A computed fold for a 119-nucleotide RNA from Porphyromonas sp. COT-239 OH1446, annotated as TPP riboswitch aptamer (THI element). The source organism's lineage runs through Bacteria, Bacteroidota, Bacteroidales, Porphyromonadaceae and Porphyromonas. Rfam family: TPP riboswitch aptamer (THI element). From the family's description: Vitamin B(1) in its active form thiamin pyrophosphate (TPP) is an essential coenzyme that is synthesised by coupling of pyrimidine and thiazole moieties in bacteria. The previously detected thiamin-regulatory element, thi box was extended, resulting in a new, highly conserved RNA secondary structure, the THI element, which is widely distributed in eubacteria and also occurs in some archaea. Its family is annotated with thiamine pyrophosphate binding in the Gene Ontology. The sequence is in RNAcentral, with records from Rfam and Ribocentre. The prediction has a mean pLDDT of 75.
RNA sequence: UAAGGACAAAAGGGGUGCUAGCCUCUCAAUGCCCCAGCGGCAGAGAGAUCGGCAGCUGAGAACAAACCCUCAUACCUGAUCCAGAUAGUACUGGCGUAGGGAUUUAUCCGUGUCGGAGG
Numbered sequence: 001u002a003a004g005g006a007c008a009a010a011a012g013g014g015g016u017g018c019u020a021g022c023c024u025c026u027c028a029a030u031g032c033c034c035c036a037g038c039g040g041c042a043g044a045g046a047g048a049u050c051g052g053c054a055g056c057u058g059a060g061a062a063c064a065a066a067c068c069c070u071c072a073u074a075c076c077u078g079a080u081c082c083a084g085a086u087a088g089u090a091c092u093g094g095c096g097u098a099g100g101g102a103u104u105u106a107u108c109c110g111u112g113u114c115g116g117a118g119g
Base pairs, nucleotide, nucleotide: 001112004109005108006107008105009104010103011070012069013068014067017056018055019054021053022052023051024048025047026046027045030042031041032040033039034037075100076099077098081094082093083092084091
């Protein structure tokens, strides 16, 4: 005193998806009724910055602070991707030794290297 490892502090980075069931609200194809009004009823389906409950995966699934990550297995892109599974999904795998991606300080351990001293 390099690599590497442990721990602490500070700083920084990141994600929030899905729906077999129930409920609320909005829109609504279409159908029915009548007092024929832009009237009433039913309603496939669609939607609700994260609608509520419940459920799924996960460390974390949106207002509550936690959680994860900082040289890479956080996370993003390709991607409205491919395969499989599922109620369904960024669920699992592939892609992937891919392209990006946020760090300093202190202490300790530590092999090698360099220098010095002695034999």